This is a predicted structure of a 485-nucleotide part of an RNA (small-subunit ribosomal RNA, 5' domain) from a metagenome. Its Rfam family is "Bacterial small subunit ribosomal RNA". Gene Ontology terms of the family: structural constituent of ribosome and ribosome. RNAcentral holds the full RNA, with entries from SILVA. Its mean pLDDT, the model's own confidence on a scale to 100, is 87.
Context: one part of a larger RNA
RNA sequence: GAACGAACGCUGGCGGCAUGCUUAACACAUGCAAGUCGAACGGAUUUAUGAUUUUCGGAUUAUAAAUUAGUGGCAGACGGGUGAGUAACGCGUGGGAACAUACCUUUUGGUUCGGAAUAACUACGGGAAACUGUAGCUAAUACCGGAUAAGCCCUGAGGGGGAAAGAUUUAUUGCCAAGAGAGUGGCCCGCGUUAGAUUAGGUAGUUGGUGAGGUAAUGGCUCACCAAGCCUGCGAUCUAUAGCUGGUCUGAGAGGAUGAUCAGCCACACUGGGACUGAGACACGGCCCAGACUCCUACGGGAGGCAGCAGUGGGGAAUAUUGGACAAUGGGGGCAACCCUGAUCCAGCAAUGCCGCGUGAGUGAUGAAGGCCUUCGGGUUGUAAAGCUCUUUUAUUAGGGAAGAUAAUGACGGUACCUAAUGAAUAAGCUCCGGCUAACUUCGUGCCAGCAGCCGCGGUAAUACGAAGGGAGCUAGCGUUGUUC
Numbered sequence: 001g002a003a004c005g006a007a008c009g010c011u012g013g014c015g016g017c018a019u020g021c022u023u024a025a026c027a028c029a030u031g032c033a034a035g036u037c038g039a040a041c042g043g044a045u046u047u048a049u050g051a052u053u054u055u056c057g058g059a060u061u062a063u064a065a066a067u068u069a070g071u072g073g074c075a076g077a078c079g080g081g082u083g084a085g086u087a088a089c090g091c092g093u094g095g096g097a098a099c100a101u102a103c104c105u106u107u108u109g110g111u112u113c114g115g116a117a118u119a120a121c122u123a124c125g126g127g128a129a130a131c132u133g134u135a136g137c138u139a140a141u142a143c144c145g146g147a148u149a150a151g152c153c154c155u156g157a158g159g160g161g162g163a164a165a166g167a168u169u170u171a172u173u174g175c176c177a178a179g180a181g182a183g184u185g186g187c188c189c190g191c192g193u194u195a196g197a198u199u200a201g202g203u204a205g206u207u208g209g210u211g212a213g214g215u216a217a218u219g220g221c222u223c224a225c226c227a228a229g230c231c232u233g234c235g236a237u238c239u240a241u242a243g244c245u246g247g248u249c250u251g252a253g254a255g256g257a258u259g260a261u262c263a264g265c266c267a268c269a270c271u272g273g274g275a276c277u278g279a280g281a282c283a284c285g286g287c288c289c290a291g292a293c294u295c296c297u298a299c300g301g302g303a304g305g306c307a308g309c310a311g312u313g314g315g316g317a318a319u320a321u322u323g324g325a326c327a328a329u330g331g332g333g334g335c336a337a338c339c340c341u342g343a344u345c346c347a348g349c350a351a352u353g354c355c356g357c358g359u360g361a362g363u364g365a366u367g368a369a370g371g372c373c374u375u376c377g378g379g380u381u382g383u384a385a386a387g388c389u390c391u392u393u394u395a396u397u398a399g400g401g402a403a404g405a406u407a408a409u410g411a412c413g414g415u416a417c418c419u420a421a422u423g424a425a426u427a428a429g430c431u432c433c434g435g436c437u438a439a440c441u442u443c444g445u446g447c448c449a450g451c452a453g454c455c456g457c458g459g460u461a462a463u464a465c466g467a468a469g470g471g472a473g474c475u476a477g478c479g480u481u482g483u484u485c
Stems, first nucleotide, its partner, number of pairs: 001485004006481005013357006019350002021315001026313003030310003035074003040071002043068011081268003090193007099185003104181008112146004121136006152161003166173002194240003201231003206228008243265004247258004270291005293304004321347001323346003329343001330341004360390004370381004395422006404412001429474005434455003440469005450457002
């Protein structure tokens, strides 16, 4: 000098764009953050109309519309958060072969015949609650069996095995098998990736082989048997620290430091372990077990997980609203209408940063008054003020008023912007002035009080302390502290 997710002190007018728990991966009240489909299914409820019946209260039934707890499908593996762990094929980069892939695109072939249940519901219960039992009834794109098999899989090459689901407003759309594609993901390898030797030896599934199991797939991934290997001074092992990268800051560069926001990858979801479902998880707002903690309880037993968005307590030098909207972009479901979306888009708060604008312009010398200094003549503040003439960025008030959206739909928002009126009106501070380093005098103090980045000032004439006048620098900021180059 530059930089910052900064903090502190003094000060503070406006706008645009960004950014905002770096500390306790500490604990969390409350609300919201993942639903959707009635064009898969049987019920139930409500409304309308009609019919039958009636003790005129109503009951039964048909049709239509709407709503929906449950069964079923798809989505809850994305999106959002955090950086605890991890020195590792985790990440970066370049390769590889033994793999999977829902939705999407495309191609070929098919979509046949049956069956048994079960929730809802009803009845009777248990329980404080969470919830739950028994009996009965019922549907399906839920479940099961038979048939068929172009292609597919297995094979000892003879043969063997395995599929489907319908719905509808009659336009369609689903379902099954197999192939191809795209995108995505799993796995392996070369190279690179912090410090310590006051860590020198480490390792028994350890290293390799054979066989088997397991997986979507290779493999000690697992197991049996056999061999005794494997890593290490080019630093193994151990310890400490740390998410990695694109990037960011600085620097002429080489390099050094760093990894907030944004983007890619990884890991985690109260702590530890486990699997289930599924194309995909060993699953943040799913399940089970154990633990700590909190809450409810009728003491028998239950409930919970903000490192989602707000918000609270705590910690801290320190970091925001329990806001609006799905209008746009995107995501999930649905034929659609539409529903959901604290993703997102906006608004609120904060000079936290960057950028822009303003706090007036011109004129004005009896160089006014006042202040300060003075050699008492004057000098300086100083064209500064006042005065005069203007302007209206900004401000206030009034009127008009978007683009973003396309036939319709705008949270932002009567916002941005435009026009008119009013009136200099609403708007300047901070640090420094011994040298480095731009800027000096007077008074007070008297090695005291104090200053200080370094050198050093202060003990009676202090340009270095405190105040005043004057000056210098930067400016809605200025200084200090911290950190990096």